[in-house]
RNAcentral holds the sequence, with entries from ENA, MGnify and Rfam. Transfer RNA from an Actinopolymorphaceae bacterium, 71 nucleotides, folded computationally. Its Rfam family is "tRNA". Gene Ontology term of the family: triplet codon-amino acid adaptor activity. By type it is a transfer RNA. RNAcentral records the identical sequence in 9 taxa. Lineage of the source: Bacteria > Bacillati > Actinomycetota > Actinomycetes > Actinopolymorphaceae. The prediction has a mean pLDDT of 81.
RNA sequence: UGGGGUGUCGUCUAAGGGCAAGACCUCAGAUUUUGGAUCUGAUGAUGGGGGUUCGAGUCCUCCCACCCCAG
Numbered sequence: 001u002g003g004g005g006u007g008u009c010g011u012c013u014a015a016g017g018g019c020a021a022g023a024c025c026u027c028a029g030a031u032u033u034u035g036g037a038u039c040u041g042a043u044g045a046u047g048g049g050g051g052u053u054c055g056a057g058u059c060c061u062c063c064c065a066c067c068c069c070a071g
Base pairs, nucleotide, nucleotide: 001070002069003068004067005066006065007064010024011023012022013021018054026042027041028040029039030038047063048062049061050060051059
């Protein structure tokens, strides 16, 4: 430099055009003499810009980061 792939809560994984879901973590509460365990609840995310569409995490395009292949 060219080609291909991946980017979603702090972490891991869903959503295959129609209110972004779950687990762990964290916080609060219940229980417990305390802690742990258990149960309930809460906080928190679509890499950035543009486009298509009534509607985009999803489709298109450019850029950024990472991985693979070629040189």